This is a predicted structure of a 97-nucleotide RNA (Glycine riboswitch aptamer) from uncultured Rhizomicrobium sp.

[in-house]
RNA sequence: CUUCUGGAAAGCGGCGCGUUCUGCGCCCACCGAAGGGGUAAUCCCGGCCUUCUCCUAAGACGGCACGGGGGAAAUCUCUCAGGUCCCAUGACAGAGG
Numbered sequence: 001c002u003u004c005u006g007g008a009a010a011g012c013g014g015c016g017c018g019u020u021c022u023g024c025g026c027c028c029a030c031c032g033a034a035g036g037g038g039u040a041a042u043c044c045c046g047g048c049c050u051u052c053u054c055c056u057a058a059g060a061c062g063g064c065a066c067g068g069g070g071g072a073a074a075u076c077u078c079u080c081a082g083g084u085c086c087c088a089u090g091a092c093a094g095a096g097g
Stems, first nucleotide, its partner, number of pairs: 001097006011028001013027005029084003035080001036078003042071004046066001047064003051060003
């Protein structure tokens, strides 16, 4: 990556249109498990401090309740997208290739 299987949540809401294919648009109320956004520990950079090398200039180890920036998750969170009878979708899990 692919095949099969399992797999949740939330209004059968109102109005209008319509080719009546059960769809489309708007409004309100909701869901989180396609996708997407945000976020931690921590990592990097800078600065500072101790020690050592070294000798006026730099380096090494360690540390900081220092500063700023960048990177870095999720089943957390946002609800953009998607979804709210069934169907379908479906993170994730198991088995096979």